c-di-GMP-I riboswitch aptamer from an Acidobacteriota bacterium, 91 nucleotides, folded computationally.
RNA sequence: CCCUGACAAAGGCAAACCGUACCGAAAGGACGGGACGCAAAGCCGUCGACCUAAAACCCCGGAAGCGGGUCAGGGUUGCGAGGCUGCCGGG
Numbered sequence: 001c002c003c004u005g006a007c008a009a010a011g012g013c014a015a016a017c018c019g020u021a022c023c024g025a026a027a028g029g030a031c032g033g034g035a036c037g038c039a040a041a042g043c044c045g046u047c048g049a050c051c052u053a054a055a056a057c058c059c060c061g062g063a064a065g066c067g068g069g070u071c072a073g074g075g076u077u078g079c080g081a082g083g084c085u086g087c088c089g090g091g
Base pairs, nucleotide, nucleotide: 002091003090004089005088012038013037017033018032019031020030022029023028036078042084043083044082046081047080048079049076050075051074056070057069058068059067060065
């Protein structure tokens, strides 16, 4: 440097759920608890995928509307690919 990952060791992260006089239109996020799991479940958010739809636009309606539709500049990354970095062991 490359490949690889167990019945090792030292550790790490933290799903669902619960709590908050927190942020947000929402999806979701933050903090605390909690562990389903994870060899990158560390970082990035480039490409794709998925979620939400405030604003904007269109439609319905006489109007009201908590109505319908499109859409990301919002989000997820523990959805996939990709990029960067990394502990220990084996080859």